Context: one part of a larger RNA
RNA sequence: GUCUUCAAGGAACUCGGCAAACAAGCAGCCGUAACUUUGGAAUAAGGCUUGCCCUUUUUAAUUUAUUAAAAAGGGCCGCAGCGAAAGUAUCUCUGGCAACUGUUUAUCAAAAACACAGCUCCCUGCGAACUCGUAAGAGGAUGUAUAGGGGGUGAUGCCUGACCAAUGCCAGAAGGUCAAAUAUCGGUGGUGCUAUGUCGCAAGAUGUAGUGCUGGCUGAUAUAAGCCCUGGUGAAUGUCGGCCGUAACUAUAACGGUCCUAAGGUAGCGAAGUACCUUGUCGGGUAAGUUCCGACGCGCACGAAUGGCAUAAUGACUGGAGAGCUGUCUCGAAGACCUGCUCG
Numbered sequence: 001g002u003c004u005u006c007a008a009g010g011a012a013c014u015c016g017g018c019a020a021a022c023a024a025g026c027a028g029c030c031g032u033a034a035c036u037u038u039g040g041a042a043u044a045a046g047g048c049u050u051g052c053c054c055u056u057u058u059u060a061a062u063u064u065a066u067u068a069a070a071a072a073g074g075g076c077c078g079c080a081g082c083g084a085a086a087g088u089a090u091c092u093c094u095g096g097c098a099a100c101u102g103u104u105u106a107u108c109a110a111a112a113a114c115a116c117a118g119c120u121c122c123c124u125g126c127g128a129a130c131u132c133g134u135a136a137g138a139g140g141a142u143g144u145a146u147a148g149g150g151g152g153u154g155a156u157g158c159c160u161g162a163c164c165a166a167u168g169c170c171a172g173a174a175g176g177u178c179a180a181a182u183a184u185c186g187g188u189g190g191u192g193c194u195a196u197g198u199c200g201c202a203a204g205a206u207g208u209a210g211u212g213c214u215g216g217c218u219g220a221u222a223u224a225a226g227c228c229c230u231g232g233u234g235a236a237u238g239u240c241g242g243c244c245g246u247a248a249c250u251a252u253a254a255c256g257g258u259c260c261u262a263a264g265g266u267a268g269c270g271a272a273g274u275a276c277c278u279u280g281u282c283g284g285g286u287a288a289g290u291u292c293c294g295a296c297g298c299g300c301a302c303g304a305a306u307g308g309c310a311u312a313a314u315g316a317c318u319g320g321a322g323a324g325c326u327g328u329c330u331c332g333a334a335g336a337c338c339u340g341c342u343c344g
Stems, first nucleotide, its partner, number of pairs: 001337006008330002012328001017325001027049004035040001037155001051076012077081001090323007097315002102114002118153007130139003156310004161240003166237002168233005175228003182222007189214011241259005268302001269299001280296005
């Protein structure tokens, strides 16, 4: 290390009955609760029988005297009758979570996580939305709103409250704001031509007026969506108060006042897988219970599809209790085999 056995006790072990052990096991007969979505729960639970020999009876089949099955009665043997081997549920009570079968971290997590049917919201009228691709094109789909895509929730039952102030989305278009182009009207340049002034001997320099060209620079006006704005929208992201007083003992406050807010948490549940204080308080279970179950409710900091509450069945899930069982333990002991080291 892998196994086997054990007096008395029997979970006192331990985070925890982890591990081990026990029981049952096959077949027949009987019997089976709460609860329940009436399907289940259920092989619930819990009992009895089982071999061989003889007699009798019944049924079925046919090959008509045989075979097979069943029932009743009597007897025999053993510690033991599915007599071996193989194979083969421990059970009960009670919470939590997840409806369920299923899926997952190949190689530390199988679960209460994911999925799921069901529910709901949003988008999409077909060359659909959406996805891939620069595009052609493809999927969607040889489908057509009882269809397809996306988000959330997660069977079923009873339900799903208030708030549109903020953020998002949808709709609107009166007004405000606002881009680059473009157009028009200017300003100021650039560059030609014509006329002309001044200076100059000339070459030329420098002005003025007119008329062309000009993607130089610049101003104004006109102009979209968006934003501001006006409404809507929560199974959109989300949010869901404070102080003071008051009743023929006390206590408490149905009631009143006041401030603030978009509105102040409704039903249900609640020391919860959420409760700090906290081993809350009361009841149950135990001789003794920080766990457990049932209540209470000043909920530090539950709460309604980030779903709320309940729920039969299901679960290698998780908490508590019991029966049985045992070397888990009191507390160790003995044996078999394998292996490492030491000796030989």
Molecule: large-subunit ribosomal RNA, domain IV
Organism: Candidatus Nomurabacteria bacterium